[in-house]
């Protein structure tokens, strides 16, 4: 770095909907689905580089179209 998996990032719900995806096609595109697809952390495999390596304290997230309701945290009355 890349693919899966699983955890975390406090919740619930509405409404659009772009990628992706499934469907149909005159291959233009049109239907349907859809706001964790992002980020961190953990295991496994693969792939490529490097050359110290491990242990211990300690601190600790940033975000997520447009509302609405809830929890929480500060503040003011």
């Nucleotide at each position: 770095c890349g693919c899966g998996c699983c955890g975390a990032g406090g919740g619930g719900u509405g409404c659009u909907g772009c990628g992706a995806c499934g469907g149909a096609g005159c291959c233009a595109u049109c239907c349907g689905c859809c706001a964790c697809g992002c980020u961190c952390g953990g295991c496994a495999c693969g792939c490529g580089a490097u050359c110290c390596u491990u242990a211990u304290c300690g601190a600790c997230a940033a975000g997520g179209g447009c509302g609405c309701c809830c929890u929480u945290a500060c503040u003011u009355u």
Predicted 3D model of a 77-nucleotide RNA (SAH (S-adenosyl-L-homocysteine) riboswitch aptamer) from Rhodanobacter sp. 7MK24. It matches the Rfam family "SAH (S-adenosyl-L-homocysteine) riboswitch aptamer". For this family Rfam cites "Riboswitches that sense S-adenosylhomocysteine and activate genes involved in coenzyme recycling" (Wang et al., Mol Cell, 2008). NCBI's taxonomy places the organism under Bacteria, Pseudomonadati, Gammaproteobacteria, Rhodanobacteraceae, Rhodanobacter.